[in-house]
RNA sequence: GACGAUAAACGGCAACUCCGCAGCGAUGCGGAAGACGCAAAAUCGUGAGUCUCAAAAAAAAACGUUUGAGAUUGUCUGAUUACCGAA
Numbered sequence: 001g002a003c004g005a006u007a008a009a010c011g012g013c014a015a016c017u018c019c020g021c022a023g024c025g026a027u028g029c030g031g032a033a034g035a036c037g038c039a040a041a042a043u044c045g046u047g048a049g050u051c052u053c054a055a056a057a058a059a060a061a062a063c064g065u066u067u068g069a070g071a072u073u074g075u076c077u078g079a080u081u082a083c084c085g086a087a
Base pairs, nucleotide, nucleotide: 012038013037017032018031019030020029021028022027036074042080043079044078047076048075049072050071051070052069053068054067055066056065
């Protein structure tokens, strides 16, 4: 000097609860309060997982199957980007 990347530091996000709005729904957004946790808990949504709705078959009911359309990313995986930088 390069690579690497933890600790530390400056900071960041924000679980849960309540209220309002949107949606058939899963859920999302905003506000208040609050911090469970997160080194990508930043962005996207590739492949899955889970959940919702509609239809079909079957069907006493329930459960479960198939197809389609959605939701979730703080469920995993994948892609993109990013602060610091002892050991």
Background
Predicted 3D model of an 87-nucleotide RNA (c-di-GMP-I riboswitch aptamer) from a Pyrinomonadaceae bacterium. NCBI's taxonomy places the organism under Bacteria, Pseudomonadati, Acidobacteriota, Blastocatellia, Pyrinomonadaceae. Rfam family: c-di-GMP-I riboswitch aptamer. Rfam's curators write: GEMM was predicted in a large-scale screen for bacterial structured RNA regulatory elements.